[in-house]
Context: one part of a larger RNA
RNA sequence: GGAUGAACGCUGGCGGCGUGCCUAACACAUGCAAGUCGAGGGGCUCGUUGUAGUAAUACGGCGAGCCACUGGCGCACGGGUGAGUAACACGUAGGUAAUCUACCCCCAACUCAGGCAUAACACUUCUAACGAGGUGCUAAUACCUGAUGAGGAGGCAGCUCCAAAGACCUUCGGGUCGGUUGGGGAUGAGCCUGCGUCCGAUUAGGUAGUUGGUAGGGUAAUGGCCUACCAAGCCGACGAUCGGUAGCUGGCCUGAGAGGGUGGUCAGCCACACUGGGACUGAGACACGGCCCAGACUCCUACGGGAGGCAGCAGUGAGGAAUAUUGGGCAAUGGGCGCAAGCCUGACCCAGCGACGCCGCGUGUGGGAUGACAGGGCUAUGCCUUGUAAACCACUGUCGGGUGGGACGAAAAGCGAGCUACGGCUCGCCGGGACGGUACCACCAAAGGAAGGGUCGGCUAACUACGUGCCAGCAGCCGCGGUAAUACGUAGGACCCAAGCGUUAUCC
Repeated sequence: GGAUGAACGCUGGCGGCGUGCCUAACACAUGCAAGUCGAGGGGCUCGUUGUAGUAAUACGGCGAGCCACUGGCGCACGGGUGAGUAACACGUAGGUAAUCUACCCCCAACUCAGGCAUAACACUUCUAACGAGGUGCUAAUACCUGAUGAGGAGGCAGCUCCAAAGACCUUCGGGUCGGUUGGGGAUGAGCCUGCGUCCGAUUAGGUAGUUGGUAGGGUAAUGGCCUACCAAGCCGACGAUCGGUAGCUGGCCUGAGAGGGUGGUCAGCCACACUGGGACUGAGACACGGCCCAGACUCCUACGGGAGGCAGCAGUGAGGAAUAUUGGGCAAUGGGCGCAAGCCUGACCCAGCGACGCCGCGUGUGGGAUGACAGGGCUAUGCCUUGUAAACCACUGUCGGGUGGGACGAAAAGCGAGCUACGGCUCGCCGGGACGGUACCACCAAAGGAAGGGUCGGCUAACUACGUGCCAGCAGCCGCGGUAAUACGUAGGACCCAAGCGUUAUCC
């Protein structure tokens, strides 16, 4: 000198874009953060209506709504954090003839015949609660059996084994969304390998599933991953082991570069979700807002027993030098479900707070010497200085204030018509914005509302007076202060930056 997720002191007009718990991976009140589908299924309620009946009512048809139930898909994404991890965790280059991949795309084939239940519901029992049980009824794209076998699996010669589900619309021709099996693709993932990746030798030896083999188990899959048996190996001064520290990278800061430092925001990967362990479901998890067990903690309790997990968004307490609103909206982008309309979305888009950072703008501009009386300061008393500064004259109108106008971000969806290579496209109508009456534009008034901080002995740009008297104090280094201190304090003046200026901390 540059830099910062900064903090502190003094000061503070506006805007744009960014950015904001670095500490206690400390504990959390409250609300929200993952649902959706009625075009899979039964049900409940309401409306309307038909038939029978005098009526109660019984059996239906149509339509609407509803939460729970059953079923499907999603909940493994998105969002947070950096505790652990020195490791195939990450980076890079490869391998997988040792593997899996829901939804999506392409191709081939099929979608036949039956059956048993159960929730919801009704009645009922126990319980403080959480909840649990009994009896009875019922459906399905839930579950099961059989058939078929293009195809696939089983070293498969023979042979054996493996499927499925329907729903909606219809001009009744069919169409749309699905289902099953197999092949290919795309995407995502698992595993393996070469090389690279901090400090300590005041850590020198380490190792018993340890190293290898055989057989088996297990997995989607290789493997000592696991088990039995056999052998005695394997690693290490080219630093094993042990200890300390640490998420890694793209990047970022600095530097002419080499290098050094760093990993906050954004992006990729990894790990974690109160602590430890475990599996279940599933294409995918050993699963942040799922389950089970143990533990610590908090809460409820009728004392028998239960409930909970903000390292999601806000917010609270605590810790700390220190870090924001319990805001608006799904309008856009993206995601889940759905044929769609749409619903959900603290992802996201916006707004709020903080000079925390960067950038831009303003606080006026021109003229004006009688170098004004005055005020302050110095004084060799000189109209020396403050100083063209002010007054005064002329002008401008940014920001802020007022009035009026007023967006882009929007394309879709829907309806109608036309076309189509069936993916959709074109035209018309309609429709649609949280931000926001914001940005922006025009006009009005008016110099009016808007400057401070540090420094002035040398380094280092900037000097005098007074006060003080080794005191009070200053200080980055050298050093100043003991009676004329340009070094302390105050004042005038000057210098440097400027909505900032200094200080502290850290890195180069």